[in-house]
Context: one part of a larger RNA
Molecule: large-subunit ribosomal RNA, domain II
Organism: Halogranum rubrum
RNA sequence: ACCAGGGAGUGUGUUUGGUUGGCGAGUCUAACAUGAGUAUCAUGGAAGGCGCAGGGAAACCGAUACGGCCGCAGCACUAUGUGUGAGGGCCACCGUGUUCAAGCGCGGGGAGUCAACCGUACACGACCCGAAACCGAGUGAUCUACACGAGGGCAAGGUGAAGCGUACCGAAAGGCACGUGGAGGCCUGUUAGAGUUGGUGUCCUACAAUACCCUCUCGUGACCUUCGUGUAGGGGUGAAAGGCCCAUCGAACUCGGCAACAGCUGGUUCCGACCGAAACAUGUCGAAGCAUGACCUUCGCCGAGGUAGUUCGUGAGGUAGAGCGACCGAUUGGGAGACCCGCCUCCGAGAGGAGUCGGCCUCCCUGUCGAACUCCGAACUUACGAACGCCGCCGACGCGAGGAAUCCGGUACUCCGGGGUAAGCUUGGGUACCGUGAAGGAGACAACCUAGAGUCUGGUUAAGGACCCCAAAUGUGGAUUAAGUGCGAUUGAAGGUGGUCUCGAGCCCUAAACAGCCGGGAGGUGAGCUUAGAAGCAGCUACCCUCUAAGAAAAGCGUAACAGCUUACCGGCCGAGGUUCGAGGCGCCGAAAAUGAUCGGGGCUCAAAUCCACUUCCGAGACCUGACCGUACCCGUCACAGGGUAAUCGAGUAGGUCGGCAUUCUGCGCGGGUGGAAGCAUGGGCGAGAGUUCAUGUGGACCACGCAGUAACGAAAAUCCUGGU
Numbered sequence: 001a002c003c004a005g006g007g008a009g010u011g012u013g014u015u016u017g018g019u020u021g022g023c024g025a026g027u028c029u030a031a032c033a034u035g036a037g038u039a040u041c042a043u044g045g046a047a048g049g050c051g052c053a054g055g056g057a058a059a060c061c062g063a064u065a066c067g068g069c070c071g072c073a074g075c076a077c078u079a080u081g082u083g084u085g086a087g088g089g090c091c092a093c094c095g096u097g098u099u100c101a102a103g104c105g106c107g108g109g110g111a112g113u114c115a116a117c118c119g120u121a122c123a124c125g126a127c128c129c130g131a132a133a134c135c136g137a138g139u140g141a142u143c144u145a146c147a148c149g150a151g152g153g154c155a156a157g158g159u160g161a162a163g164c165g166u167a168c169c170g171a172a173a174g175g176c177a178c179g180u181g182g183a184g185g186c187c188u189g190u191u192a193g194a195g196u197u198g199g200u201g202u203c204c205u206a207c208a209a210u211a212c213c214c215u216c217u218c219g220u221g222a223c224c225u226u227c228g229u230g231u232a233g234g235g236g237u238g239a240a241a242g243g244c245c246c247a248u249c250g251a252a253c254u255c256g257g258c259a260a261c262a263g264c265u266g267g268u269u270c271c272g273a274c275c276g277a278a279a280c281a282u283g284u285c286g287a288a289g290c291a292u293g294a295c296c297u298u299c300g301c302c303g304a305g306g307u308a309g310u311u312c313g314u315g316a317g318g319u320a321g322a323g324c325g326a327c328c329g330a331u332u333g334g335g336a337g338a339c340c341c342g343c344c345u346c347c348g349a350g351a352g353g354a355g356u357c358g359g360c361c362u363c364c365c366u367g368u369c370g371a372a373c374u375c376c377g378a379a380c381u382u383a384c385g386a387a388c389g390c391c392g393c394c395g396a397c398g399c400g401a402g403g404a405a406u407c408c409g410g411u412a413c414u415c416c417g418g419g420g421u422a423a424g425c426u427u428g429g430g431u432a433c434c435g436u437g438a439a440g441g442a443g444a445c446a447a448c449c450u451a452g453a454g455u456c457u458g459g460u461u462a463a464g465g466a467c468c469c470c471a472a473a474u475g476u477g478g479a480u481u482a483a484g485u486g487c488g489a490u491u492g493a494a495g496g497u498g499g500u501c502u503c504g505a506g507c508c509c510u511a512a513a514c515a516g517c518c519g520g521g522a523g524g525u526g527a528g529c530u531u532a533g534a535a536g537c538a539g540c541u542a543c544c545c546u547c548u549a550a551g552a553a554a555a556g557c558g559u560a561a562c563a564g565c566u567u568a569c570c571g572g573c574c575g576a577g578g579u580u581c582g583a584g585g586c587g588c589c590g591a592a593a594a595u596g597a598u599c600g601g602g603g604c605u606c607a608a609a610u611c612c613a614c615u616u617c618c619g620a621g622a623c624c625u626g627a628c629c630g631u632a633c634c635c636g637u638c639a640c641a642g643g644g645u646a647a648u649c650g651a652g653u654a655g656g657u658c659g660g661c662a663u664u665c666u667g668c669g670c671g672g673g674u675g676g677a678a679g680c681a682u683g684g685g686c687g688a689g690a691g692u693u694c695a696u697g698u699g700g701a702c703c704a705c706g707c708a709g710u711a712a713c714g715a716a717a718a719u720c721c722u723g724g725u
Base pairs, nucleotide, nucleotide: 001725002724003723004722005721006720011124012123013122014121016119017118018117019116020115021114022113023112026050027049028048032044033043034042035041054061055060064092067091068090069089070088074084075083076082077081093108094107095106096105097104098103127267128266130264134257135256136255137254138253139252145231146230147229148228149227150226151225152224153223154221156188157187158186159184163180164179165178166177168175169174193218194217195216198214199213201212202211233249235245236244237243270660271659272658273657274656275655280293281292282291283290284289296403297402298401299400300399301398305391306390307389309388310387311386312385313384314383315382316381317380321376322374323373328370329369330368333365334364335363336362337361340359341358342357344355345354346353347352409434410433411432412431413430415429416428417427418426419425439450440449441448454628455627456626458624459623460622464618465617466616467602468601469600473615475614476613477612478611479610480609486604487603495589496588497587499586500585501584502583503582504581505580506579507578508577516573517572518571519570520569522546523545524544527541528540529539552567555566556565557564629650630649631646632645633644634643635642661714663711665709666708667707668706669705671703672702679698680697681696682695683694684693685692686691
């Protein structure tokens, strides 16, 4: 890993609601007793429980045996209506508490009780598995830590302390030399033995649940070692690492409490039908949980209206926008003017006067803003009323009861906000979708486009497409692009562009424009000043006049200064548009990323690109069509059956409700089986499915079906358990 077998809402008690049944103002027995055909049953047994009266803290007091009105179903009739009217509703009245009173609270015109079954809740192991832990009683120091007792062990060398002897020196104390001596937690050391530094070597399903090899440390000592003994779990022992206490240690192991508790993870077993959520609000020692509400579902009651849409009418609103010579606040420049204030300047001996500038104020012109400004002001939203539409006696709207799930949500929007530079960001409101939604398209792609789906047949379209992959025109008419731009819903900015196309405006032009070529471009004069020089061209001043078709007191280059080369300006040649500005379309530059690139690919250039217009086709579970199934409702039946209606029924997670299939055993009924049961294998049929039935083989003794009951009742999952392979 696979297969087989096992594997999870159960039991008791209480509670509350429902269904069915018994009796009913009552109802039921419990323990127990007696009997018997003896766990079953029958009879007895109201002790007691619940109900029949409530109100009040209590003392205590103590209610309609029906008066009125409306009226559903039903019934009757003179039948678009009228009468009656169980239940029901509104009054009236009554009990009690509060109480000066008024008012208010609770209650009142009889329905309960017992049993079985089902749903729920609570207590228990309580759907199943799962901790780390906590506590108790014991077992451990044959491992290891430390201690005590009794033993054992340490090749060979080196060094050479004290002490002692002798010689010498010294007055002495003593010193010194040479010997002797043999100390030391001394030295070397693969002695024995003990340890374990580095190789981060080998091994790493190992030789080994800590090994092997080389290297290394200690090796007369706080040494190593044997045997015996002692210390025990919040305890020991520890030259201290939370180390060690039998491969177990930040509290050993064994058994017990124990099925500890878990708001946390995982799992929870057959089929179908109807409806179908929530990820929000409030509270919470609450935030991974609960409770209540909102929301879903089922049942019951009531009995006639309801209001998601559109339009109109009457009100409400101060947003978007706009505006501010309408307020509040902000905010640009200029001009004019009077009082006042301030600095400075001038005049004056001073008082004071004059002036410029600035502030403040007024007026005129000019330029702007505001979520917490408004003289204004939509769309839109909303309340009530009306009409239409839709729903409703096949029961809407409403009310009550049982059962839930959910309280981590997400995305989109050229919708409306807050925070943030921003985010597939965060936090609100609205709507839609995903969640819980399949199918077609978008290459692939929860929420984008089409579309809401019973099962099948045939057709038509939607979004999107029609060169090939790939179903369908290499369609038609026009234009643009040359960048492979593009063929992408998948970005490309500021800025630049005499790329090209289109549109508009101004000016020049056959009395000849624009460009080009040919020619002229002169004289007074080298203007004056300055200067070494200054001659059109360092600088300053002025910028005249003449001849002219025209030519600057010179626009640029150049020289030391001249010279020289152009320009402006004029003529000729040529012969039809030129030039400037603005707007738009498609392009171009701007343009950098890490393994090999790409529009899905191939590939595409009057297109298979882009824009405009048009025709035809393809294309889904959508729409149409025929048949069938289910569901709901109607008719019908004792009940099945049968017939009819559905444009306005058929998706669905959590969840609610309903109907079935299969398994075990029991009772009753009815059957099969050695002329072959169950089981197994293969094949055929039926059913929407769970499943069921038939045939053949195998097998060799039990097994179905119907009606009731019963439950250790259905397996793919739980790092599930056991076994096999």